[in-house]
Molecule: transfer RNA
Organism: Candidatus Pacearchaeota archaeon ex4484_71
RNA sequence: GGGCCCGUGGUCUAGUGGUUAUGACGUUUCGUUUACACCGAAAAGAUCGAAGGUUCGAUUCCUUCCGGGCCCA
Numbered sequence: 001g002g003g004c005c006c007g008u009g010g011u012c013u014a015g016u017g018g019u020u021a022u023g024a025c026g027u028u029u030c031g032u033u034u035a036c037a038c039c040g041a042a043a044a045g046a047u048c049g050a051a052g053g054u055u056c057g058a059u060u061c062c063u064u065c066c067g068g069g070c071c072c073a
Stems, first nucleotide, its partner, number of pairs: 001072007010025003018056001027043005049065005
């Protein structure tokens, strides 16, 4: 330098154009216990890496940039 893939709550992740962005772990609260743990219930936590474009509508499609990974030279 060229090609391909990935970026979504604290962590991992589902979602491939349209309802309030899904679930697990973790955190907090409540119940349970003498207490802790386990278990059950509930809650908080994301403007989907950034900017622009297409569209009535974008996490999703297109372009550029940023970050990470793999391959070729």